[in-house]
Context: one part of a larger RNA
RNA sequence: CGACGCUGAAGGAACUCGGCAAAUUGCCUCCGUAACUUCGGGAGAAGGAGGCCCGGGCAUUGGGCAACCAGUGUCCGGGGGCACAGACCAGGGGGUAGCGACUGUUUACUAAAAACACAGGGCUCUGCGAAGCCAUCCAGGCGACGUAUAGGGUCUGACGCCUGCCCGGUGCCGGAAGGUUAAGAGGAGAGGUGCAAGCUUUGAAUCGAAGCCCCGGUAAACGGCGGCCGUAACUAUAACGGUCCUAAGGUAGCGAAAUUCCUUGUCGGGUAAGUUCCGACCUGCACGAAUGGCGUAACGACUUCCCCACUGUCUCCAGCGUCGACUCA
Numbered sequence: 001c002g003a004c005g006c007u008g009a010a011g012g013a014a015c016u017c018g019g020c021a022a023a024u025u026g027c028c029u030c031c032g033u034a035a036c037u038u039c040g041g042g043a044g045a046a047g048g049a050g051g052c053c054c055g056g057g058c059a060u061u062g063g064g065c066a067a068c069c070a071g072u073g074u075c076c077g078g079g080g081g082c083a084c085a086g087a088c089c090a091g092g093g094g095g096u097a098g099c100g101a102c103u104g105u106u107u108a109c110u111a112a113a114a115a116c117a118c119a120g121g122g123c124u125c126u127g128c129g130a131a132g133c134c135a136u137c138c139a140g141g142c143g144a145c146g147u148a149u150a151g152g153g154u155c156u157g158a159c160g161c162c163u164g165c166c167c168g169g170u171g172c173c174g175g176a177a178g179g180u181u182a183a184g185a186g187g188a189g190a191g192g193u194g195c196a197a198g199c200u201u202u203g204a205a206u207c208g209a210a211g212c213c214c215c216g217g218u219a220a221a222c223g224g225c226g227g228c229c230g231u232a233a234c235u236a237u238a239a240c241g242g243u244c245c246u247a248a249g250g251u252a253g254c255g256a257a258a259u260u261c262c263u264u265g266u267c268g269g270g271u272a273a274g275u276u277c278c279g280a281c282c283u284g285c286a287c288g289a290a291u292g293g294c295g296u297a298a299c300g301a302c303u304u305c306c307c308c309a310c311u312g313u314c315u316c317c318a319g320c321g322u323c324g325a326c327u328c329a
Base pairs, nucleotide, nucleotide: 001324002323003322004321005320006319007318008317010315011314014313019310027051028050029049030048031047036041038158052079053078054077055076056075057074058073059072060071061070062069063068080084092308093307094306095305097303098302099300100299104116105115120156121155122154123153124152125151126150132142133141134140159295160294161293162292164225165224166223169222170221171218172217173216174215175214178213179212180211184207185206189202190201191200192199193198226244227243228242229241230240253287254284265281266280267279268278269277
């Protein structure tokens, strides 16, 4: 000097990215227990009291013929210790907000989460030799010894209130009149050769599917959801008007947000002092409705901020023990 333990005056988070680490709490019985709530919960909420030993009273349970034995509850009196759940073992608590409903799952060896999954919801395919998948396009198999209350795909993700407008583009579904269109059919005509019959090459109309064009539908399909100018008897603002463009111009709800650049926005709260936090405002650079929107009790080794308790985290370090390092032998 280090590691691991133990202790510490006064203060008590001033430490630090952050109470990381440590400390506190810890068991049983009794009392008591808020907001909120899906009425289950929250809850061991919080907070408080008691607990050892001796003696006695009362009530009472079981066994026994009885004497009595074994217990339970309650009350009273007393005793000792620094300390009576005497060691070990053994929850710190509360408030707020975000995200995810929840229990679960995950990067075996740097990530356990807000990621995945999940019940629940929707769309879509599939009528059975099902669709889909495996396999050599085979046989065969899974699906399934199932049959649309089933199976596959995909999105969303409990629950509550909801889920607006756009089908122009892309996709999918439907339609089949017309246009286009392959092989094929067709064979006007042209060429080669031959005396010729013929053989051979080429070949225009015309008839030819699906697809595409075309006509419709469809957004819990992929996706998208405007600009400029003016206007009210203070000012400011604009319910209102004009105009251009679009397939349609963002509805409800939320909003400086896990999203806000300017930004430490502005106001309020909390602090003596607050780029964080909470509540508002709305000027949303660049929220927004199953790539779901907004809420939400319970839950979380998740994240944020605050408070109580507690402490060597710190002011500011010190001592002790064990093991190393180090010095000497």
Predicted 3D model of a 329-nucleotide part of an RNA (large-subunit ribosomal RNA, domain IV) from uncultured Minwuia sp. Its mean pLDDT, the model's own confidence on a scale to 100, is 88.